[in-house]
RNA sequence: GGUCUGUUAGCUCAGUUGGUUUAGAGCGCUUCCUUCACACGGAAGAGGUCGAGAGUUCGAAUCUCCCACAGACCA
Numbered sequence: 001g002g003u004c005u006g007u008u009a010g011c012u013c014a015g016u017u018g019g020u021u022u023a024g025a026g027c028g029c030u031u032c033c034u035u036c037a038c039a040c041g042g043a044a045g046a047g048g049u050c051g052a053g054a055g056u057u058c059g060a061a062u063c064u065c066c067c068a069c070a071g072a073c074c075a
Stems, first nucleotide, its partner, number of pairs: 001074007010027004019058001029045005051067001053065003
């Protein structure tokens, strides 16, 4: 330098070839119940503008372009 893959919550990951309400799970976190206390268990809650920007479309996490980062392969 070229090709391909990935980037979604603090962490690990879903999101069914664009569609209803601006997105979910597990773990973690906060509060409460339970306990003398902790753990386990139960209930509730906070936390994301889906890597940045632009485009297509009535509508984009999803399609296209470009950039950044990470990884694999080729040279």